[in-house]
């Protein structure tokens, strides 16, 4: 140089065109003398960036950045 994959909450990951979720973590309350565990609830998202298609895009198309990988 060339081929392929990935990018979504603080972390690990779901989500096959119709207003985005889980587990862990965080915060609050209950429980305890206290901590842990357990239970209930809450907060937290410019879905990597820019454009295109569409009535509507995390999802489809194009380009770019970062990262992983294959070949030499």
């Nucleotide at each position: 140089a060339g081929g392929g994959g990935c990018a979504u909450a603080g972390c690990u990951c779901a989500g096959u065109g119709g207003u985005a979720g889980a587990g862990c973590a965080u915060c609050u309350g209950c429980u305890u003398c206290a901590c842990a565990u357990g239970c209930a609830g809450a907060a937290g998202g410019u879905u990597c960036c820019a454009g295109g298609u569409u009535u509507g895009a995390u999802c489809c198309c194009u380009g770019g950045c970062a990262u992983c990988u294959c070949c030499a």
Predicted 3D model of a 72-nucleotide RNA (transfer RNA) from Podarcis lilfordi. It matches the Rfam family "tRNA". Rfam classes the family as a transfer RNA. Gene Ontology term of the family: triplet codon-amino acid adaptor activity.